A computed fold for a 574-nucleotide part of an RNA from a Candidatus Nealsoniibacteriota bacterium, annotated as large-subunit ribosomal RNA, domain V. The prediction has a mean pLDDT of 81. The RNAcentral record of the full RNA draws on ENA.
[in-house]
Context: one part of a larger RNA
Formats: sequence, C1' cells, structure tokens
RNA sequence: CCUGCGGCUAGACGGAAAGACCCCGGGAGCUUUACUGUAUCUAGAUAUUGGAUUUUGGUUUUGGAUGCGUAGCGUAAAAGGGAGACUUUGAAUCCCGCUUUUCGGAGCGGGAGGAGUCGCUAAUGAAACACCUUUCUUUCAAGAUCUUAAUUCUAACCCCGCCUCAACGGGGCACAGUGUCUGGGGGGCAGUUUAAGUGGGGCACUUUUCUCCUAAAAGGUAAUGGAGAAGUUUAAAGGUCGGCUAUCCCGCAAUGGAAACGUGGGAUGUCGGGCAAAGCCAAAAGCCGGCUUUACUGCAAGGCGGAUAUGCCGCGCAGUUGGGAAACCAGAACUUAGUGAACCGAUCCUCGAUUAUAGAAUCGGGAAAGAUCAUCAGCCAAAAGUUACCCCGGGGAUAACAGGCUAGUAGGGCCCGCGAGUCCACAUCAACGGCCCUGUUCGGCACCUCGAUGUCGGCUCAACGCAUCCUGGAGGUGAAGCAGCUUCCAAGGGUUUGGCUGUUCGCCAAUUAAAGCGUUACGUGAGCUGGGUUCAGACCGUCGUGAGACAGGUUGGUCCCUAUCUACCGCAGG
Repeated sequence: CCUGCGGCUAGACGGAAAGACCCCGGGAGCUUUACUGUAUCUAGAUAUUGGAUUUUGGUUUUGGAUGCGUAGCGUAAAAGGGAGACUUUGAAUCCCGCUUUUCGGAGCGGGAGGAGUCGCUAAUGAAACACCUUUCUUUCAAGAUCUUAAUUCUAACCCCGCCUCAACGGGGCACAGUGUCUGGGGGGCAGUUUAAGUGGGGCACUUUUCUCCUAAAAGGUAAUGGAGAAGUUUAAAGGUCGGCUAUCCCGCAAUGGAAACGUGGGAUGUCGGGCAAAGCCAAAAGCCGGCUUUACUGCAAGGCGGAUAUGCCGCGCAGUUGGGAAACCAGAACUUAGUGAACCGAUCCUCGAUUAUAGAAUCGGGAAAGAUCAUCAGCCAAAAGUUACCCCGGGGAUAACAGGCUAGUAGGGCCCGCGAGUCCACAUCAACGGCCCUGUUCGGCACCUCGAUGUCGGCUCAACGCAUCCUGGAGGUGAAGCAGCUUCCAAGGGUUUGGCUGUUCGCCAAUUAAAGCGUUACGUGAGCUGGGUUCAGACCGUCGUGAGACAGGUUGGUCCCUAUCUACCGCAGG
C1' cells in the first nucleotide's frame, strides 16, 4: 500500500414523512348584539266550526211616549188637509198608583161621579193635541240582523272503556288539534362574508384630488421619502365702464407714545389677490364707484394631455342680451383642488313604439336630481370573529434557528491631550474629539435551505485562536524589601468542589498557582438526557359578549434508524 473482518458515529446539508411553525391561496370546525334565512315557540285572522241564553254598541220594524226663546189662557216639533171632533161603549171634577219633567206641568191605569169638554171666532204670533195623514228630535218596550264580552249545550273534533273494528257508554269541547295567511322572537340549525398595500405577518397608518421639494435646467419619474391643503365659497368676491395705489423705511408735525391721521422723499412689489403652496399680477389680476346678469342657447376650425375612459384650451358662425360715446369686451370667478362611470327606481317634457281603435298602461328619446359607491376606474346585494382540534395546495417569491453580507450597536487598539495625580499630560487614570481593527452582543438585509439544515441547558468527548487567568522571560514604575500597577514576548502544560435555579449567566460557601476569554451550525441529540421552550388535557390571573387569546404563571405530555461510502480505532492475510 491492497484485501478482508471487528468496532465507532464526525461528515455524506445522511434515511424516513411534497414542514405541523411562518406567509400566500383554498377549505372546514366553533362563536356572536356580523349579514341573510329557517325549525320549534308565540300573537292575530280564517277554514274545519254548530245550537242557546245573557250582555255592549250600531242599523231596522211595530207599538207607546216626548218636543217650554218672547208675546200669548198655556210646555205651540215641522208640513198638508180641515169646520167640526170626543162623549151613557161614561164628559167635567175629586182620590190613589205608575212613568216622565225645564219642577210650571204632561201622559197612562183604577175608583167615586153623572153631562159636558175642546176647536173655529178675539189677542199673540209663522200655526191649535178639535180631528186625520206624512216626517223629524229624544226616549221606553218587544222583535229581526250584525257586533262586544261572558255563560251554557252537544252533534263536528279529541281522549278513555268495551269481541280494538259495527254500534254504544263516559269525559272534554266548538276550546284544543290541523291547514293557509300576516307579525314577533329565534346561533337551535343553515348558507356565507369578514379588502389591499406592507423591507415576513400582525398592531399602527394609508387608499381620491390639489401645491412644493426629491426630479438629475423639455415632459415624465418611485419609496410606510420630506412639507402642507381640499371634499368649498361668492347675487357679488361675476360682466362691463370709469377712477385709484398698497407695504416698509427716513424726516417733519397738537394731544401722540414702537404703532391712529397729515405731509416731503426713497425702496420697489416686500402689501393685497376668500382658503394650502407654487407660478403670476402696478394707469392691474389689487382697492372704490355706476349700470347690470354672457354664472346665455345651438354649434365649433384647430390643439394640449392621455394605454383607454375621463380631463383641458379655443378661432370663428347663428340667435339673444349686458356695459361702453365708441373701438370693443363678456359662454363666471388671477390660475392650478372643492369630486364619482355604469346599472337601478322615481320626477318633468315628448309629432316615437306596443296592445284592432279611444281611454289607460308600459317601453323608447330628451332634461335634471338621488352615492364619505372616501377600498374614491365604483364587487352583485344587506355581512363580524376564532382555531393550540385543525386540513389541503404552494413558497426559501416570505418570517423564527443556523450560515452569509454589513458593522449602526457591541468588544478591542491607536492618535490628540482638557484634567486628576502635592509639583509634573503620558508611574497610573483620562474628558471633548479623530482614525482603525474584530466579527463575540443587540440589530439591519432576506442570499442557500419550508418534496424538513432538530431548537436552550446539562452529560460525554473534545479541536483550535490569543485580545494570557496561572506557571516562564523582560521594560517602566509615584519599584526600599515583601506585595503590587502597567506594558512587551510567550499557547508547552494547567485552569476546583459544592448550595439555589431548567437555566447559560449570576449570587453564595470552601479551596486553589489559577479558578482566562472566545471560535468550532451560540462544537457535539444517525452519542445520551428532555428539566426549559413549542402540539393535543387541565387550573389560575388578565383580556374578550363569546368561540378563544396571553415572550403571564402552573401541572402532565411517545426523542425512530440493523452504518453503504468517506473519516477514525484495532486485528488478520498478501
């Protein structure tokens, strides 16, 4: 060196399982004061569903009663006819009882009584209960019908009993039950919704429009880049004609001062232009006044801008107005924000269409209104949560571990040297600053890995670095010696045992020459453990209506792999 055998497990980002964490898309379970339904429940109406009595109220029929302004014998309802009517079939008058009343009276019944009473005529005023007919107000009784409420009956219907049955008996009862319609309630059940952007996701914030910067001297140009505004207002703050000049500084002048008003000069646009900013504006675009409504109708050459759709400017023509002597100007506002496409239904107008025609209805066409449709190019339509019980499809397009890049933070070094050190910057310490190094902390980025790179600590076994804890050799010292401080060289060897805690760390105890700092996937789980973290059970606190949640606490909780290759340790043979 080769071959074989026996070991070991550091590596083959070893094997196994299309990662369960995270994100994206889809689904499912669960919750609720998400949305919309719905079973059960409940209320009413109606059908099945009938009889009777009482009662409330209405209508109506029959009979009876009733009707008071003043004047007038008087309690005159209205209209018509009317000169008589009633009376031994019992008038006036008196007594008793009932009804009614405006308390004056009126009506009815009974008894006594035994022949008259009332009207016309006179007065009053519209008219005589003298009489007849019709009607009205109020009211009584009886009847019919509808209705309210209650009671009751039995034959529908229901229950029980009896060869279950035919029939019947008992009980309940027009209630209940059932059907239909209309309300209420209804996570009991069901179907769904619950936005996107995002230096992972969530929380926060934002989403449309205008102005400036970024923006790199045309235009345009992103970011969770930096600043601000808008979701209107004005009948004048519009049109036109005419006139005017603010603001600040200097000087002067009663009260009068920094600042009121007057005056002389200067600077220029600092003032003002309803509101943000930018641009722009001086016989004006600012300020004041006169007259007014062009804040018009029908168009529109030509352009700007733009993926498209919106958007923007506008010569000129016709009609009709306003201002001005006129030329002319005027289709809102100094300009750029002040906003919403379709669908839908409603309103007004309409020489259109359909139903044979008229009416009527519907549709079409024109006009204008209705959206914080603000997720603002607007989802179809009214919509919140939770999942650690979870599932599927994907992603290293995207987080947590590790690695990588970076080095703000961290650790270390050097320069300058305020100051401390009695004096003296530099024995030692060192402010304010400056320049580097390391890749060990917390971060930033998201580059390999989500068809899996197992995560803290301990145990075992370690290898390396040196910015050296001890031991070794030196320089300085504010080194007398001993003991120290500081710096340089040096990695050969060494670098403890316990108590508490899952702890790394840390504190404590006792030692030691010393009890170093780091790297190695915060070394090491195909070597061990599994106390912590990080599934499913459960408890507490807090939050939540709830399902549930919590870098809050607590208890419990399956750690697989027979080694093919490399590496390493042995043995044997050649």